[in-house]
RNA sequence: UACAAGAUACGGCAAACCACCUGAAAGAGUGGGACGCAAAACUAUAGGGACUUCACCGUUUACCGAUGGUAUGUUAGCCAGUUGCCUUA
Numbered sequence: 001u002a003c004a005a006g007a008u009a010c011g012g013c014a015a016a017c018c019a020c021c022u023g024a025a026a027g028a029g030u031g032g033g034a035c036g037c038a039a040a041a042c043u044a045u046a047g048g049g050a051c052u053u054c055a056c057c058g059u060u061u062a063c064c065g066a067u068g069g070u071a072u073g074u075u076a077g078c079c080a081g082u083u084g085c086c087u088u089a
Stems, first nucleotide, its partner, number of pairs: 004088003012037002017032004022027001035077001041082003047079002049075003056069005
């Protein structure tokens, strides 16, 4: 240096929930908090899946509404792609 492994050690991140804040919503942010994670680091029209539906389009209704479609919105701690730290039983 490469490959392998993740037992040990030093550490790292931070689910649910709560508070504040933001968004039409899904959800995001901050603080507390730890369920877990060897990549729970990064990447979202431009690999796939899932979630939401303000706007837009269709149907219905006198209207209000209802309903269906639809993402350049959200999710990477769904799969995936890319990159990498530490240790060495």
The RNA shown here (c-di-GMP-I riboswitch aptamer) has 89 nucleotides and comes from a Bacilli bacterium.